RNA sequence: GGGGGACUGGUCUAACGGCAACGACGAUGGUCUCCAAAACCAUAGAUCGAGGUUCGAUUCCUCGGUCCCCCG
Numbered sequence: 001g002g003g004g005g006a007c008u009g010g011u012c013u014a015a016c017g018g019c020a021a022c023g024a025c026g027a028u029g030g031u032c033u034c035c036a037a038a039a040c041c042a043u044a045g046a047u048c049g050a051g052g053u054u055c056g057a058u059u060c061c062u063c064g065g066u067c068c069c070c071c072g
Stems, first nucleotide, its partner, number of pairs: 001071007010025003018055001027043005048064005
């Protein structure tokens, strides 16, 4: 320099154009317990950025960013 891929709560993950963005772990609070753990209940927290297409974008397109892989 060229080509390909992935970006969603703290972590992992679902959505395939039509939500109030799913779930798990973790966190916080509560119940229970002598205490703690486990169990159960509840709560908070996310779409990498900017444009475009569309009635409608996490999803499609363009540019940019970060990371990974391949070629030279």